[in-house]
Model confidence (mean pLDDT): 75 of 100. This is a predicted structure of a 401-nucleotide RNA (Bacterial RNase P class A) from an Anaerolineae bacterium. Lineage of the source: Bacteria > Bacillati > Chloroflexota > Anaerolineae. Its Rfam family is "Bacterial RNase P class A". By type it is a ribozyme.

C1' cells in the first nucleotide's frame, strides 16, 4: 500500500430574522371568592431556562409500577436447557469447556436425555433403513445334462451357508493388517477410534491428559411426539385514581325450598337462609362477595392526577480477565392530548462527479448529493433499516529497508 476481523463516538457545524411547546419570574387585565391582604381561574407582553433517536421503529423478551378484596392446591399450557459469574430480572450480557467454520484475526452451536421409557420419520435410489439383509456375488450338497480314454471342467435347478466385496444413497451394523474358513465375518489377534468399569494427576465446575480391565461397538433425527431438571397468576397506562355533570324511581319476563313474624288468612309482605349469579382474567378443587336473577332500553365519553428525580446523565478513583460493582463531585437534560422544536437566507465543513494548475502532496473552482427515519408510562435488552465519518487494538497478503 491493500484486504479482513473485533469495539467505541458522531449523526451535520455557526450566524441572523420570523414563528412554536413546557417551567419559573416580573408587569398588567378580566372573573369569583374576601374588610383587606391574598386565593384560584382565563388572558396580554417581556425575561430565563430547556425541547425526539441509534435505532424513537417491532411489540419479541424482561421487570418497575397500578388493578384483579386476599391468598392457596392440582392439572392445562408456554419457556429455558454445557459450566461458573453478572444483573432488579430475562430467553440478555461476561468469562470458560466441548462441537464446527475460517490460512488467521476471530465467528457460529436449538449444547439435558446409549432413541435400550414409550411411539414415530427418512422422498427417490437400492436387495435391505435397525437388532435389517429372501436380491447379485461366492461357497457346500443333491439330482440332471454336455465334453473327456481317465482325472476333471462347464450348465442350468432345488436345499444349506455368507453383516466379507460391488450397487445405492445424506447416512448400510466400527477401520487398518492378518490368522482362520468350504466361502465368509471381531470368530479369533495386533493397532486404532468409540463405549462401559476401576483408578491417578489438574481444574470451583463443565471438562481435560494418563494407566489397567472388558465385550466388540448399543445407526441417524427430539429444531419430531417425548422423557428428565428448572422456572412462570392474570391483565395492563386506553393500568388505574379522583373531581364535575346527567339519565329513566323506566319496560317486560322468570323466581325453588325451609324457619319466623305480620296482615285484609284469596293470598301477600318482610326479615334469615337455601337455590340462584359473580370474582380469584383456560378449567378443577377450594376460598371470598352478593344473594334475587335474565332481556330490552336511557345517560356519561368533561376535566385534574397518573406524567417522569430515576435500577438516571457526566466525570474521577478502587475492585475485577471481563459483564459489572462500591466511593467522591457534579447536572436536572421534552411532557403534548389531534398531538410542540418549524421556516428563510448567508458562510465555513463532508461526500461525489468534472475542469485547471502541479512530478506528487496539494490549491481553486462548477454541479449534485446527506441516509433510516419523530418520544406518548419508564427502563434493561434482543431483532430488524440505515448516508457519511472519526478513534483505537488485531490478522493475512505484497513491497522496500
Nucleotide at each position: 500500500c491493500g484486504a479482513g476481523u473485533g469495539g467505541g463516538c458522531c449523526a451535520g457545524g455557526c450566524g441572523a430574522u420570523c414563528g412554536c411547546g413546557c417551567a419559573c419570574c416580573g408587569c398588567g387585565g378580566c372573573a369569583c371568592g374576601g374588610g383587606a391582604a391574598c386565593g384560584c381561574g382565563c388572558u396580554g407582553c417581556g425575561g430565563u431556562g430547556u425541547g425526539a433517536g441509534g435505532a424513537a421503529a417491532g411489540u419479541c423478551c424482561g421487570a418497575a409500577c397500578u388493578c384483579c378484596a386476599a391468598a392457596g392446591a392440582g392439572c392445562a399450557c408456554g419457556a429455558u436447557g454445557c459450566u461458573g459469574g453478572a444483573u432488579a430480572a430475562c430467553g440478555u450480557c461476561c468469562a470458560g469447556g466441548c462441537g464446527g467454520g475460517g490460512u488467521g484475526a476471530u465467528c457460529c452451536g436449538a449444547c439435558g436425555g446409549c432413541a435400550c421409557a414409550g411411539u414415530g420419520c427418512a422422498a427417490c435410489a437400492g436387495a435391505a433403513a435397525g437388532c435389517a439383509g429372501g436380491g447379485c456375488g461366492c461357497c457346500c450338497u443333491g439330482a440332471c445334462c454336455u465334453c473327456u480314454u481317465u482325472c476333471g471342467a462347464g450348465g442350468g435347478c432345488a436345499g444349506g451357508g455368507u453383516g466379507a466385496g460391488a450397487u445405492u444413497g445424506a447416512a448400510a451394523c466400527g477401520g487398518u493388517g492378518g490368522u482362520g474358513u468350504a466361502a465368509g465375518a471381531g470368530a479369533c489377534c495386533a493397532c486404532c477410534a468409540g463405549c462401559g468399569g476401576u483408578u491417578c494427576g489438574g481444574g470451583u465446575g463443565a471438562c481435560c491428559g494418563g494407566a489397567c480391565c472388558g465385550g466388540c461397538u448399543a445407526g441417524g433425527c427430539a429444531a419430531a411426539c417425548c422423557c428428565c431438571a428448572u422456572c412462570g397468576g392474570g391483565a395492563g397506562c386506553a393500568a388505574g385514581a379522583c373531581c364535575a355533570a346527567g339519565c329513566a324511581u323506566g319496560a317486560g319476563g322468570c323466581g325453588u325450598c325451609c324457619c319466623a313474624g305480620g296482615c285484609a288468612u284469596g293470598g301477600c309482605c318482610u326479615g334469615g337462609g337455601u337455590a340462584g349469579g359473580g370474582g380469584c382474567u383456560g378449567c378443577u378443587c377450594g376460598u371470598c362477595c352478593c344473594g334475587g336473577c335474565c332481556u330490552c332500553g336511557g345517560g356519561u365519553a368533561g376535566g385534574u392526577c397518573g406524567c417522569g428525580u430515576g435500577a438516571g446523565g457526566c466525570g474521577u478513583c478502587g475492585a475485577g480477565c471481563a459483564a459489572u460493582c462500591g466511593g467522591c463531585g457534579u447536572c436536572c437534560c421534552a411532557g403534548a392530548u389531534a398531538g410542540a422544536u418549524g421556516a428563510u437566507c448567508g458562510c465555513a465543513a463532508c461526500c461525489g462527479u468534472g475542469g485547471c494548475a502541479g512530478c506528487a502532496a496539494u490549491g481553486c473552482u462548477a454541479c449534485g448529493g446527506a441516509a433510516c427515519a419523530g418520544a406518548a408510562u419508564u427502563c434493561g435488552g434482543c431483532u430488524u433499516a440505515u448516508c457519511g465519518g472519526c478513534c483505537c487494538a488485531c490478522u493475512c497478503g505484497c513491497c522496500a529497508u